[in-house]
RNA sequence: UCUUAUCCAGAGAGGUGGAGGGACGAGCCCUUUGAAGCCCGGCAACCGAUUUUCAAGGUUACUUGAAGACACGGUGCUAAUUCUCGCAGCAAAAGCUGGAAGAUAAGA
Numbered sequence: 001u002c003u004u005a006u007c008c009a010g011a012g013a014g015g016u017g018g019a020g021g022g023a024c025g026a027g028c029c030c031u032u033u034g035a036a037g038c039c040c041g042g043c044a045a046c047c048g049a050u051u052u053u054c055a056a057g058g059u060u061a062c063u064u065g066a067a068g069a070c071a072c073g074g075u076g077c078u079a080a081u082u083c084u085c086g087c088a089g090c091a092a093a094a095g096c097u098g099g100a101a102g103a104u105a106a107g108a
Stems, first nucleotide, its partner, number of pairs: 001108007012040001014039003020030003024086004041078003046074003050069008082101001087098004
């Protein structure tokens, strides 16, 4: 960089640290009643491992598929819907739908 999937659920009045943070632009927010970062805790089944049920195959050892369980390993996440809008269509408006961008995972 490309492909595919997901993004209206979930998660601490802890320690450290000291001023910023919410991708970008605009808005609107959070923050010394302490930001980012780091540590601990927590959430979560995307991949692997393990495991349950069902189905198919089978050289009876297993293999494959579907639906679950499980935080053991690899990530990820832990204010606000991906905080809102940012482009297009519909609509009087509120808003709805799709897209773009972004994030994460798996693969190339």